The part of an RNA shown here (small-subunit ribosomal RNA, central domain) has 350 nucleotides and comes from a metagenome.
Rfam family: Bacterial small subunit ribosomal RNA. Gene Ontology terms of the family: structural constituent of ribosome and ribosome.
Its mean pLDDT, the model's own confidence on a scale to 100, is 90.
Context: one part of a larger RNA
RNA sequence: CUGGGCGUAAAGCGCGUGUAGGCGGUCGCACGUGUCGGAUGUGAAAUCCCCCGGCUUAACCGGGGAAAUGCAUCCGAAACUAUUCGACUUGAGGUUGGUAGAGGGCAGGGGAAUUCCCGGUGUAGAGGUGAAAUUCGUAGAUAUCGGGAGGAACACCCGUGGCGAAGGCGCCUGCCUGGGCCACACCUGACGCUGAGACGCGAAAGCGUGGGGAGCAAACAGGAUUAGAUACCCUGGUAGUCCACGCCGUAAACUAUGGAUGCUAGGUGUUGCGGGUAUCCACUCCCGCAGUGCCGUAGCUAACGCAUUAAGCAUCCCGCCUGGGGAGUACGGCCGCAAGGCUAAAACUC
Numbered sequence: 001c002u003g004g005g006c007g008u009a010a011a012g013c014g015c016g017u018g019u020a021g022g023c024g025g026u027c028g029c030a031c032g033u034g035u036c037g038g039a040u041g042u043g044a045a046a047u048c049c050c051c052c053g054g055c056u057u058a059a060c061c062g063g064g065g066a067a068a069u070g071c072a073u074c075c076g077a078a079a080c081u082a083u084u085c086g087a088c089u090u091g092a093g094g095u096u097g098g099u100a101g102a103g104g105g106c107a108g109g110g111g112a113a114u115u116c117c118c119g120g121u122g123u124a125g126a127g128g129u130g131a132a133a134u135u136c137g138u139a140g141a142u143a144u145c146g147g148g149a150g151g152a153a154c155a156c157c158c159g160u161g162g163c164g165a166a167g168g169c170g171c172c173u174g175c176c177u178g179g180g181c182c183a184c185a186c187c188u189g190a191c192g193c194u195g196a197g198a199c200g201c202g203a204a205a206g207c208g209u210g211g212g213g214a215g216c217a218a219a220c221a222g223g224a225u226u227a228g229a230u231a232c233c234c235u236g237g238u239a240g241u242c243c244a245c246g247c248c249g250u251a252a253a254c255u256a257u258g259g260a261u262g263c264u265a266g267g268u269g270u271u272g273c274g275g276g277u278a279u280c281c282a283c284u285c286c287c288g289c290a291g292u293g294c295c296g297u298a299g300c301u302a303a304c305g306c307a308u309u310a311a312g313c314a315u316c317c318c319g320c321c322u323g324g325g326g327a328g329u330a331c332g333g334c335c336g337c338a339a340g341g342c343u344a345a346a347a348c349u350c
């Protein structure tokens, strides 16, 4: 000496379920797998290291020693590790009783608004912009009242509020269904953590088949602007946006921060549940658990900042990085209807 790292410099898989594997709580007996000690054998010679010696010296050479970190056998140790057996309850799970929630799926229902259609009133404008024009309107528009159709989205409540693994989830009601939290400490008795592969989920856009189509709106057309204007602004407008089923599998899929467990000052807000004090109850106050924010100590950090929701102190498991460009590309393979996705170089160059 026996790498260093991954919030922003290169680097956390988009997220989960889980196979193999790795790792694993407390007590005891046994055993002696790993582990440790000793002995014996072996570990060729040369080389390296130490001592002595030979060529005038050195290189070189000769002799002796040490070393040979290994393997095998035997004897021994028994803390740790493995294994067997037995036991435990703190980890994990379950029972019971509560509880919050836009968690998911299906069905039914509602009102506001936009647009269109019909009818009434009514007349010359309306619309749009920086200003205009394209556009709509005397075949009666805009405005206003009544009726109807249809699609999409659910104002206020709404909150660094809630739920979900993530993507994500917001009108109301019903049905089906997942997870969480709290209290009690009754049951099981380590049943746990992680997770290569694998499998599933996965915004938007896009694709296939069939529906639907109000508003919005890539493409497209026209009007403006401009030196030009394949844009920004305006008038239109098709895919699409919506539904069912099947694909796609990506993202600044972000907390740019993988998961689990334990430990390490506090202060303050908020959500859920529980306990205590007080009380007629509510409110208020104190405490505990779980979540979600802000500030901040130690510590960490290149700094910014992080700071019991860690980027602090530790352990376990997985993923990933190793100068910039070439390049997340080529080739090959796998997947896909396609678009493309996943895996993933090199020459060359600085």
Base pairs, nucleotide, nucleotide: 003322004321005320006319007304008303012318014201015200016199017198021194022193023192025088026087027086028085030083034080035077036076037075038074039073040072041071042070049065050064051063052062053061054060091191092188093187094186096183097182098181099180103177104176105175106174107173108172109171110154115149116148117147118146119145120144121143125136126135162169163168206247207246208245209244210243211242215241216240220236221235222234223233258317259316260315261314262313263312266295267294268293269292270291271290272289273288274287275286276285299306300305323350324349325348332343333342334341335340